This is a predicted structure of a 717-nucleotide part of an RNA (large-subunit ribosomal RNA, domain II) from a marine metagenome.
Context: one part of a larger RNA
RNA sequence: GGGAGUUCUGAUCAUUGGCGAGGUUAAGCAGUUGAUCUGCGAAGCCGAAGGGAAACCGAAAGGUCCGCAGCCGCGUAAGCGGUCAGGGACUGGGUGCGCUCGCCCGGAGUCAAUGGUGGGAGACCUGAAGCCUAUCGAUCUAUGCCUGGCCAGAUUGAAGCCCGAGGAAACUUGGGUGGAGGAUCGAACCGUUGCUGAUGUGCAAAUCGCUCGGACGAGCUGGGUAUAGGGGUGAAAGUCCAAUCGAGUUGGGCAAUAGCAGGUUCCGCGUGAAACUACUCGUAGGUAGACGUCCGUGAAGAUUGAUUACGCUGUAGAGCACUGAUUGUGCGUUUAGGGGACUCGCGUCCUCGGCGUGCUGCCAAACUCCGAAGGUGUAAUCGUUGUAGAAGCGGGCAGUGAGUCAUGGUGGGUAAGCUACCAUGACGCAAGGUGAACAAACCAGCCUGAAGUUAAGGUCCCUAAAUUCCAAUUAAGUGUCACAGACAAACCGUGUCCGUGGUCGAAAACAACCAGAAGGUGGGCUUAGAGGCAGCCAUCCUUGAAAGAGUUCGUAACAGAUCACUGGUCUAGCUUGCGGGCCGGGAAAAGGGACGGGGCUAAAAUUGGAUACCGAUACUUCAGACCAUCGAAAGAUGAUGUGGUAACGCGGCGUAGUGUUUGGGUGGAAGCAAGGCUUUGAGGUCUUGUGGACCGGAUACUAAUGAGAGUCUUGGG
Repeated sequence: GGGAGUUCUGAUCAUUGGCGAGGUUAAGCAGUUGAUCUGCGAAGCCGAAGGGAAACCGAAAGGUCCGCAGCCGCGUAAGCGGUCAGGGACUGGGUGCGCUCGCCCGGAGUCAAUGGUGGGAGACCUGAAGCCUAUCGAUCUAUGCCUGGCCAGAUUGAAGCCCGAGGAAACUUGGGUGGAGGAUCGAACCGUUGCUGAUGUGCAAAUCGCUCGGACGAGCUGGGUAUAGGGGUGAAAGUCCAAUCGAGUUGGGCAAUAGCAGGUUCCGCGUGAAACUACUCGUAGGUAGACGUCCGUGAAGAUUGAUUACGCUGUAGAGCACUGAUUGUGCGUUUAGGGGACUCGCGUCCUCGGCGUGCUGCCAAACUCCGAAGGUGUAAUCGUUGUAGAAGCGGGCAGUGAGUCAUGGUGGGUAAGCUACCAUGACGCAAGGUGAACAAACCAGCCUGAAGUUAAGGUCCCUAAAUUCCAAUUAAGUGUCACAGACAAACCGUGUCCGUGGUCGAAAACAACCAGAAGGUGGGCUUAGAGGCAGCCAUCCUUGAAAGAGUUCGUAACAGAUCACUGGUCUAGCUUGCGGGCCGGGAAAAGGGACGGGGCUAAAAUUGGAUACCGAUACUUCAGACCAUCGAAAGAUGAUGUGGUAACGCGGCGUAGUGUUUGGGUGGAAGCAAGGCUUUGAGGUCUUGUGGACCGGAUACUAAUGAGAGUCUUGGG
């Protein structure tokens, strides 16, 4: 630099124009021009009648009513009345068997142009693997055939033969000779095992180094020749057939087809989705409906909000009256059955159950004697909206039909940033502020500029704003994380604070200290022993202020110490249960390393309260632009207009050419370069330099008309 919705044809819709119950020519012919244009040419096509399978039959030029706009009348106005094209409701008519049904009837079409869309064509551009057909290939390689060539050196030493020995012989044995072998070692030659070495934009589209296999054979090799593509060749690996092989190569069919992937070029304005439902050899696709947009028609209502009235409902919760599940217990019962005791037996009694029933406890998506909040139907009132035209109806054009997250409600799943649903919101298509950062959380819906006030969230420093005030808690740096991915639990605590109960207590509690804690008695049994204290049984009496036939230690057994219990000293609360707040333990992961960081302790933590301030594109004010509506315009109004992907609609800018018209240029056109001015923007324009001959404006038409992307293409660096 090039590069992607084009052209023809037939269809449909809209707009514009001609003619109009009609409209229109096609081929062709005549004249004529540089290109062409003009005049003929109704053959044909569409329309003017429909209904019926068909035979066939065959319709309102207006009969009634309502009524928008318009017009007329009255009225200052608001409004009212009349007539009402278009519109609507009847009636009537045509046809079909049909007045309980279907279609149709009160004249508008047709021919062009422009635009939208879909059909047929390559049909927006690019992209397969493949299929078919006709060629060309065996100079690579596979195998066969013809004719030639090549294999250093060393080793082993088969058969056969000769000689000796043994033997009756067959034959055995020793020595020699001999030179066999898909024999041995090893060069040329052929190959390529390992290092999974080097290299791996290589020396090389298979190479290099060391090592290694074969090396007289199914050996290697030169020249010639044969086999050809669903075919060959193959010691067989789908190997090889010219760096191409599970079907060679080249040309053609061919712009194959692709529900798949990538790309698709200037600006501004208005509106603005969907990821749902149904069907589909359907689930990466399509078609219909829902949702979007634009135009027309229509003529007065519409209603997503609130309240009230009258209805409907069976969820949350709760309950056990039904259906089932289910705890303990009482009563009744010859009541299926099991166990036990007594009895010669019949039987009797006890017990575990079964059934019925009373009390008690308890569960349910497919239980309900009950039962909300809500949800929903109709009506009224208010609100909102509508004559600046709503609702409804008709038509053109779509996109979407893989959704995601959060909160609430469910099913599945151990669970998941899981999955299938319902409701709402957000993202998708949403900017700004907050959350350290962070589509979907919180605040809030971005035309431009300026100022102010707030929201969420914050106010020690980083960092705008309180080292603000009052009251408490925490000592763990707990914490300094709204939710959340980015958590921590049961349980334990004489950590500490708060609340609420109980026992005891000035007739002295609790703790500490001083003193006592005795006698029968060494209780009985057991035991080697058992004396309060191995164990078993019993656990009385007396004196007293009080003292267990003994709480713990101790002894072989005693002894001894101690406790319960009592007195005294001292003195005012002591002790215990339950509930709650904060805190601690429970608590293990890759350096310090994470509260965003620094850091913070009567906080800069936590809880409750108070007053200021900061803080956004939110709100308010001012100025401006656009849009919508009204208006002839000037202008006015907009609390309820101006976020936007897919998409629809509207208006423009620029490029090339042509017709008409009007201009510029050797006193310097186009192009190129650097600057200035200007429009919301595509863009426009001016100056200077360079350049050296063409180039603009307006208007209308035509189009191979706009580049940043395509592992794009071509050239250059």

Its Rfam family is "Bacterial large subunit ribosomal RNA". Its family is annotated with ribosome and structural constituent of ribosome in the Gene Ontology.